The prediction has a mean pLDDT of 81.
This is a predicted structure of a 480-nucleotide part of an RNA (small-subunit ribosomal RNA, 3' major domain) from a metagenome.
The full RNA is in RNAcentral, with records from SILVA.
[in-house]
Context: one part of a larger RNA
């Protein structure tokens, strides 16, 4: 100087407390451990691994296993020789296919000094080499997590100290903040904080189609449907607006704090982006790059099939429930984000339905996905039920070469556990929790996951003694 303390003082955080809803019990989904297996590819491991890499494993993916094949190789550069068949298509045979063999048709590479001369392409040969999701993240770059959006981390000069170092950065106040004020052997400065950026909330101006419809006119069973208009809504660009600016109190006359007015908004207005010096030899050699090591008729390459989907069990994360604030049936209103041509599909029609067959519009503020759901009315009357829906049977639908291993969906039948969950444990302070639906990425098909969107919309916070984490000062130390 740090680190540590079941030392002290002060301060903060959904850290506790006060509340609301969960997890832990059930069934299922999903990840992991374990076990099994020919293989169940690999990585991730307290917080900070475990719906994580994976924004989507039937084949492919795929790295794993079995079997069948190839060896200058699926891919790159270079040499020699030969050919000039350059590019695509049809059919057949053997085979699981890779591959091997045959065949049909169309077209006959580019430049040219017209020399196979140059470049391509194909084949053969030999070698340099290719190739490796093989090892090492404790050799590395890059990227990322974490403490933590915590308020800290440092430097120059000066001063003090033999020196390591100290001072500044401590102190008195204050703040979300090393934020600001005052004081001070310090005076200044940098990286952080804040602001500058995006978005939401108010108003104005500009603009008015594909959006809108107050006034006027026309038309319809009906509809901004038409003329017309740009007032309003909205769209999207530019501005205005908030600064403790004003008033009162308080404070040291300071920084600030408390209350009030005005205001759409008030003291950082809400949300986002933004992550200092560093810590964890944290994570990643399987995104990529890369040193070293290793393989080279195989640890490389191609293919078929299987596996990653196994199942006595254990854990994590979720979904659905156990019902009456509910279930079922009917009625039927109000969103926002988005997406669409290998697409979204109105409308008609067939089917109980998943869906099928026709078929308009839309490269989309124009057309479509689209129906929002919670809501309201009626029945059920506390039951393992008109709760719950696992499991299983039968019949189908769709995608796709192909749903056996191993997809999703539909109808009918079946109707398991489950009556609110031990010890323990998690999230959340406001348009939040809870609850309700909608969209998107990936994607042929497949979501209870993920990323977004809006609808309805709470309770509680006395307080900081205690638990956890963090910050500042101080103290002890046989630790570095």
């Nucleotide at each position: 100087u740090g680190a540590c303390g079941g030392g002290g003082a002060c301060c903060c955080g959904c850290a506790c407390a006060a509340g609301c809803g969960g997890u832990g019990g059930a069934g299922c989904a999903u990840g992991u451990g374990g076990u099994u297996u020919a293989a169940u590819u690999c990585g991730a491991g307290g917080c900070a691994a475990c719906g994580c890499g994976a924004a989507g494993a039937a084949c492919c993916u795929u790295a794993c296993c079995a079997g069948g094949c190839c060896u200058u190789g699926a891919c790159a550069u270079g040499g020699u020789u030969a050919g000039u068949u350059u590019a695509g298509u049809u059919u057949c045979c053997a085979g699981a296919g890779a591959u091997g063999g045959a065949u049909c048709c169309u077209u006959u590479c580019a430049g040219u000094u017209c020399g196979g001369c140059u470049g391509g392409c194909u084949a053969a040969c030999a070698c340099a080499c290719a190739g490796g999701u093989g090892c090492u993240g404790c050799a590395u770059g890059g990227c990322u997590g974490u403490c933590g959006u915590c308020a800290g981390c440092u430097c120059g000069u000066g001063u003090c100290g033999u020196g390591a170092g100290a001072u500044g950065u401590u102190g008195g106040g204050u703040u979300a903040a090393g934020u600001c004020c005052c004081g001070c052997a310090a005076c200044g400065a940098g990286c952080g904080c804040a602001a500058c950026c995006c978005u939401c909330g108010u108003c104005u101006u500009u603009a008015g189609u594909u959006g809108c419809c107050a006034u006027c006119a026309g038309g319809u069973u009906a509809u901004g449907c038409u003329g017309g208009g740009c007032a309003c809504u909205c769209u999207a660009a530019a501005g205005a607006a908030a600064c403790c600016g004003c008033c009162g109190g308080u404070g040291a006359u300071a920084a600030g704090c408390c209350g009030g007015a005005g205001g759409a908004a008030g003291g950082u207005g809400g949300g986002g982006a933004u992550g200092a010096c560093g810590u964890c030899a944290a994570g990643u050699c399987u995104u990529c790059a890369u040193g070293g090591c290793c393989c080279u008729u195989a640890c490389g390459g191609c293919c078929u099939g299987g596996g990653c989907u196994a199942c006595a069990c254990a854990c994590g994360u979720g979904c659905u429930a156990c019902a009456a604030u509910g279930g079922c049936a009917g009625u039927g209103a109000c969103a926002g984000u988005g997406c669409g041509c290998c697409g979204c599909u109105a409308c008609c029609u067939c089917g109980c339905g998943a869906g099928g067959g026709g078929a308009a519009g839309c490269u989309a503020a124009u057309c479509g996905c689209a129906a929002a759901a919670a809501a309201c009315u009626g029945c059920c009357u506390c039951a393992g039920u008109u709760c719950a829906g696992a499991u299983u049977g039968u019949a189908c639908u769709c995608u796709g070469c192909a749903a056996c291993u191993c997809g999703a969906g539909u109808a009918c039948a079946u109707g398991a556990a489950g009556u609110u969950g031990g010890a323990a444990u998690c999230g959340c302070u406001a348009g939040u929790a809870a609850u309700c639906g909608c969209g998107g990425a990936u994607c042929a098909g497949c979501a209870u996951g993920c990323c977004g969107c809006g609808g309805u919309g709470a309770a509680u916070a006395c307080g900081u003694u205690c638990c956890c984490g963090g910050g500042u000062c101080u103290u002890g130390u046989a630790c570095a």